Overview:
Two RNAs folded together computationally: RNase P RNA and transfer RNA, 416 nucleotides in total. It holds a member of the Rfam family "Bacterial RNase P class A". A reference for the family is Frank and Pace (1998), "Ribonuclease P: unity and diversity in a tRNA processing ribozyme", Annu Rev Biochem. Its mean pLDDT, the model's own confidence on a scale to 100, is 76.
RNA sequence: CGAGCAGCACAUACGACGGCGCUACGCUGCAUUUUGCAGCGGGUGAGGAAAGUCCGGGCUUCAUAGGGGAAUGGUAACUGCUAACAACAGCCGGGGGUGACCCUAGGGAUAGUGCAACAGAAAGAGACCGCCGCUUUGCGGUAAGGAUGGAAAGGCGAGGUAAGAGCUCACCAGCGUACAGGCGACUGUGCGGCUAUGUAAACCCUACCAGAAGCAACACCCAAGCGAGAGCGAUACGCUUCCCCGCGUGCUCUCAUCGAGGUGGCGUGAGCCUUGCGGCAACGCAAGGACAAGAAAGAUCGUCGUUUAAUACAGAACCCGGCUUAUGGGCUGGUCGCUUU
RNA sequence: GCAGGUGUCGUACAACGGCUAGUACAGCAGCCUUCCAAGCUGCGGACGAGGGUUCGACUCCCUUCACCUGCUCCA
Numbered sequence: 001c002g003a004g005c006a007g008c009a010c011a012u013a014c015g016a017c018g019g020c021g022c023u024a025c026g027c028u029g030c031a032u033u034u035u036g037c038a039g040c041g042g043g044u045g046a047g048g049a050a051a052g053u054c055c056g057g058g059c060u061u062c063a064u065a066g067g068g069g070a071a072u073g074g075u076a077a078c079u080g081c082u083a084a085c086a087a088c089a090g091c092c093g094g095g096g097g098u099g100a101c102c103c104u105a106g107g108g109a110u111a112g113u114g115c116a117a118c119a120g121a122a123a124g125a126g127a128c129c130g131c132c133g134c135u136u137u138g139c140g141g142u143a144a145g146g147a148u149g150g151a152a153a154g155g156c157g158a159g160g161u162a163a164g165a166g167c168u169c170a171c172c173a174g175c176g177u178a179c180a181g182g183c184g185a186c187u188g189u190g191c192g193g194c195u196a197u198g199u200a201a202a203c204c205c206u207a208c209c210a211g212a213a214g215c216a217a218c219a220c221c222c223a224a225g226c227g228a229g230a231g232c233g234a235u236a237c238g239c240u241u242c243c244c245c246g247c248g249u250g251c252u253c254u255c256a257u258c259g260a261g262g263u264g265g266c267g268u269g270a271g272c273c274u275u276g277c278g279g280c281a282a283c284g285c286a287a288g289g290a291c292a293a294g295a296a297a298g299a300u301c302g303u304c305g306u307u308u309a310a311u312a313c314a315g316a317a318c319c320c321g322g323c324u325u326a327u328g329g330g331c332u333g334g335u336c337g338c339u340u341u
Numbered sequence: 342g343c344a345g346g347u348g349u350c351g352u353a354c355a356a357c358g359g360c361u362a363g364u365a366c367a368g369c370a371g372c373c374u375u376c377c378a379a380g381c382u383g384c385g386g387a388c389g390a391g392g393g394u395u396c397g398a399c400u401c402c403c404u405u406c407a408c409c410u411g412c413u414c415c416a
Stems, first nucleotide, its partner, number of pairs: 001337003005333004010328001013306006020045004025041007047313001051324002054322005059214004066245005072210005078090003092106001093104004107205002112203002114199003128146002130142005154172002157169003173195001175192007218264004222259001227255006236249003272289007342412007351366004359396001368384005389405005
């Protein structure tokens, strides 16, 4: 200098002018019984992803909400962490890269079933050609060689044989077993027999986890309404798939009438910042500090100047933990190659 | 905001994991006709995008993009 890898924080700040949301903070004015309205001032005002809604929780309702079974859905090495999670951390196995490092839905194919098009003799226990033997228009042996395929019955070499073959042996792969190490997944070494392909992001089996719906949930207040018809009647309805037990109750549908009503839920939270300690880390513990959006047509903006540059993706709508995706410039630490000394 | 669904030629639809993705209408070219229409023959044109599983993916799985639909409470 070039290429590539991993991680980190920031997404403007200051000044001038103008504008917007919230506010039981203050002042003034008007109407006034609490209080309401208007103006001025003060305070405060989006994100690292607020997004996608892919997972997991809090919260709320479903009668007091339960018990058992099935179905359905999800997850899949191990240890830890957590309110919880398959998603986080570490580690094991496998794979990729020269390397820094990265990826991994990673249980079971001797529980059973299905599928493997075309080609090929044969796609699961196989004889087409070839090789060998014989009692030779045929029969038998043989998976070493050829040919097909993504995949051909453990691989390769030697012995052996009529020809061959784990038939025997060495090495390697796989399986089982013993010992050693590790919390564990697993690893290493020895021994044994010679071993029936792939696919479970096909059905399925095993283990574990799931009640459903979602803030348009839901609670309260004011106003209006207090009807009609049909069906079923304990074999109906209720945790919104099904069955049984238990409990409770009339339930369901259609039409008509009736509010573009208000308040709460709604921000003090498994939250945020700083420091210290424990831990490789995720994370935990302790001390201290701050209170920092809460709308309902839905608010954060515009112009100018300075800083090297603040440009990109993008706008909260009940709230958190993670994941994924979009995106600007910058910083730090490794790796590989080339050049110079 | 929440929940659910769908993406295949220009349009409307098909397609057990075996594909060289099919049909109808439309489009283009030729034949026929004096000319047009109809008819006959032929041609072009698509799996929303990326990745994974598999020997093999429109189909199975994940991510993403676009579009569509439904939803207040009470009496």